[in-house]
RNA sequence: UCUCGACAAAGGCAUACCCAGCCGAAAGGCGGGGACGCAAAGCUACCGGUCUACGGGACUUUCCCACGACAGCGGGGUUACCGAA
Repeated sequence: UCUCGACAAAGGCAUACCCAGCCGAAAGGCGGGGACGCAAAGCUACCGGUCUACGGGACUUUCCCACGACAGCGGGGUUACCGAA
């Protein structure tokens, strides 16, 4: 350095839920609280997948389509603390 991940050490992030807070049509995001968990649950929308449908289309009680979103769905890329086996 690479691989790997301990009943190790120091730390980190923050599920669900709540807010007489904000943005958005929604999914969802931001802020505060809160921790189920996570060795990349740091970053990245390149690939697959999932969610929503303002708007558009159609075979119009419905269905289809991202230009929207999800990195805590998986893969890839990239950066990184510690150092047992």
The RNA shown here (c-di-GMP-I riboswitch aptamer) has 85 nucleotides and comes from Thioalkalivibrio sulfidiphilus. The sequence is in RNAcentral, with records from Ribocentre. The model forms 95% of the base pairs in the Rfam consensus.